[in-house]
Context: one part of a larger RNA
RNA sequence: UGACGGGGGCCCGCGCAAGCGGUGGAGCAUGUGGUUUAAUUCGACGCAACGCGAAGAACCUUACCUAGGCCUGACAUGUACGGGAAAGCCCUGAGAAACCAGGGCCCCUCUUCGGAGCCCGUGCACAGGUGCUGCAUGGCUGUCGUCAGCUCGUGUCGUGAGAUGUUGGGUUAAGUCCCGCAACGAGCGCAACCCCCGCUCCCAGUUGCCAGCGCGUUAUGGCGGGGACUCUGGGAGGACUGCCGGUGCCAAACCGGAGGAAGGUGGGGACGACGUCAAGUCAUCAUGGUCCUUACGUCUAGGGCUACACACGUCAUACAAUGGCCGGUACAGAGGGCUGCCAACCCGCGAGGGGGAGCUAAUCCCAGAAAACCGGUCGUAGUCCGGAUCGCAGUCUGCAACUCGACUGCGUGAAGUCGGAAUCACUAGUAAUCGCGGAUCAGCUUGCCGCGGUGAAUACGUUCCCGGGUCUUGUACA
Numbered sequence: 001u002g003a004c005g006g007g008g009g010c011c012c013g014c015g016c017a018a019g020c021g022g023u024g025g026a027g028c029a030u031g032u033g034g035u036u037u038a039a040u041u042c043g044a045c046g047c048a049a050c051g052c053g054a055a056g057a058a059c060c061u062u063a064c065c066u067a068g069g070c071c072u073g074a075c076a077u078g079u080a081c082g083g084g085a086a087a088g089c090c091c092u093g094a095g096a097a098a099c100c101a102g103g104g105c106c107c108c109u110c111u112u113c114g115g116a117g118c119c120c121g122u123g124c125a126c127a128g129g130u131g132c133u134g135c136a137u138g139g140c141u142g143u144c145g146u147c148a149g150c151u152c153g154u155g156u157c158g159u160g161a162g163a164u165g166u167u168g169g170g171u172u173a174a175g176u177c178c179c180g181c182a183a184c185g186a187g188c189g190c191a192a193c194c195c196c197c198g199c200u201c202c203c204a205g206u207u208g209c210c211a212g213c214g215c216g217u218u219a220u221g222g223c224g225g226g227g228a229c230u231c232u233g234g235g236a237g238g239a240c241u242g243c244c245g246g247u248g249c250c251a252a253a254c255c256g257g258a259g260g261a262a263g264g265u266g267g268g269g270a271c272g273a274c275g276u277c278a279a280g281u282c283a284u285c286a287u288g289g290u291c292c293u294u295a296c297g298u299c300u301a302g303g304g305c306u307a308c309a310c311a312c313g314u315c316a317u318a319c320a321a322u323g324g325c326c327g328g329u330a331c332a333g334a335g336g337g338c339u340g341c342c343a344a345c346c347c348g349c350g351a352g353g354g355g356g357a358g359c360u361a362a363u364c365c366c367a368g369a370a371a372a373c374c375g376g377u378c379g380u381a382g383u384c385c386g387g388a389u390c391g392c393a394g395u396c397u398g399c400a401a402c403u404c405g406a407c408u409g410c411g412u413g414a415a416g417u418c419g420g421a422a423u424c425a426c427u428a429g430u431a432a433u434c435g436c437g438g439a440u441c442a443g444c445u446u447g448c449c450g451c452g453g454u455g456a457a458u459a460c461g462u463u464c465c466c467g468g469g470u471c472u473u474g475u476a477c478a
Base pairs, nucleotide, nucleotide: 001478002477003475004474005473007472008471009470010469011468012467013466015462016461019426021424022423023422026317029314030313031312032311033310034308035307042053043052064303065302066301067300068299069298070297073126077125078124079123080122081121082120083119084118088105089104090103091102092101093100108117109116110115128292129291131290132289133288137286138285139281140280141279142277144275149188150187151186152185153184154183155164156163157162168179169178170177194269195268196267197266199237200236201235202234203233204232205231213224214223215222240263243257244256245255246254247253319419323378324377325376326375327374328373335366336365337364340359341358345354346353347352385416390411391410392409393408394407395406396405432454433453434452435451436450437449438448
């Protein structure tokens, strides 16, 4: 100087408390451990691994296993020799295909006529490796932590390590600001500058509007027309403790108030200091070293990654009446769409099929939002709750749904009556609850990323648990 303390002081954080909903019990989905297996590819392991890499494992992917093949190789560059009709396309045989063997069609461009481009063969350099090492690395990322800290120059103090500044008194979300002070300044962080939302104005109108006029319709901005409004999207303004009162050291600031759409960082996002964990990643990529080189490379078929006595994590669905079912009837936002989204209409109980209009899209489509509301039924029952499991019949995608897809109809209807010890999230348009969209994608989601609808309760307080900041104290630790 740090680190640590079941030392102390001060102060923060959904840390506790207060409250609300869950997890832990059930069956299911998914990840992991374990076990099994020819293989169940690999990585990730307290927080910070476990719906994680995977924003799509039937083949492919695929890295694993089995079997069958190939070697200058699936891919790159160069070179020597030989051949050629550039390339390309098709057929036959055996075969699971790859590969092997054979046959046919087609006869290019440039040229100094030597040849070159391009292809094949043989050979040589080499290729190739998701093989190992993240304890050799770059890059990227997680975490402490959006925590308020981490340092430097000069000066001063100390033999020195170092200290001071950065400590102290107030204050703040903040090393934020003020005052004081052997310090005076400065840098990286904080904040602000950036984006979205909330208010107003201006500009602009192929979306919106009977707002005011006209036409038309059973009806609809459908049409003429209009820019008022809504909206769209570009710009400007607006909030600064600016004003008033009080407290405070005549400070910084805090408390209350006015005005205001909005206050005291308005709400959200992006943004992550010096560093820590030899944290994670050699399997995104790059890369040192090392290893393999008729195989640890490469191609193909099939299988596996989907196994199942078990154990754990994370979800979704429930156990019902604030509910289930039936009928009727409203109201979003944000997105996506041309080898795409797919309307009307017809067929089918339905998944879906037919059909073909429109739209490269504020124009058309996906697209019926759902909960809610109105009416009816059920009456506490393992039920008209719950939907696992299984049987049959189908639909769609795809070369192909046996291993191993999603969905539909009929039947079957399991566990489950609110969950032990323990444990998690959340402070407001939040939790809870309800649906909608998107990426990936042929198909496939209860996951992920977004979007809106309805919309709470509670916070006395900081003693205790956890994490952190700061000052101080002890130390036989560094």
Molecule: small-subunit ribosomal RNA, 3' major domain
Organism: uncultured bacterium